[in-house]
A computed fold for a 139-nucleotide RNA from Alcaligenes aquatilis, annotated as FMN riboswitch aptamer (RFN element). Lineage of the source: Bacteria > Pseudomonadati > Pseudomonadota > Burkholderiales > Alcaligenes. Its Rfam family is "FMN riboswitch aptamer (RFN element)". On this family, see Vitreschak et al., Nucleic Acids Res 2002: "Regulation of riboflavin biosynthesis and transport genes in bacteria by transcriptional and translational attenuation". The RNAcentral record of the sequence draws on MGnify.
RNA sequence: CGUCUUCAGGGCGGGGUGAAAUUCCCCACCGGCGGUAAGGGAUUCGUUCCCCAGCCCGCGAGCGAUCUCCCCCUGGGAAAGAUCAGCAGAUCAGGUGCAAAGCCUGGGCCGACGGUCAGAGUCCGGAUGAAAGAAGAUG
Numbered sequence: 001c002g003u004c005u006u007c008a009g010g011g012c013g014g015g016g017u018g019a020a021a022u023u024c025c026c027c028a029c030c031g032g033c034g035g036u037a038a039g040g041g042a043u044u045c046g047u048u049c050c051c052c053a054g055c056c057c058g059c060g061a062g063c064g065a066u067c068u069c070c071c072c073c074u075g076g077g078a079a080a081g082a083u084c085a086g087c088a089g090a091u092c093a094g095g096u097g098c099a100a101a102g103c104c105u106g107g108g109c110c111g112a113c114g115g116u117c118a119g120a121g122u123c124c125g126g127a128u129g130a131a132a133g134a135a136g137a138u139g
Base pairs, nucleotide, nucleotide: 001139002138003137004136005135006134007133013027014026015025016024028122029121030111031110032059033058034057035056039051040050041049042048054109055108062087063086064084065083066082067081068078069077070076071075091107092106093105094104095103113125114124115123
């Protein structure tokens, strides 16, 4: 490096209003993957290894746009991947320190699309899918 296999996302509990809400309101709960250390752990003390960020950098799934084809063409539909400038994301204050985007304390903030007796990060659906990637086998 090629091929194959397996794995690869968590969360509405209580109360209120209402005909109706796990969707609104009050309290609650959750945090994919890789990178990055001054923190933590192990060590043969050589150094090496392991763990640690939702909001620091990047990636992924979803939607959209573009490319192609079709139609009854200000628009709509189909299919396939790839690309992107999009939707589209969110962190401050204090402390310590030479140094903080990661530590400690406190406060704040963010979360695709479609559905729904009523508006959803937490319910249902595409999804027994796809995938960042992880582990293993093999040449």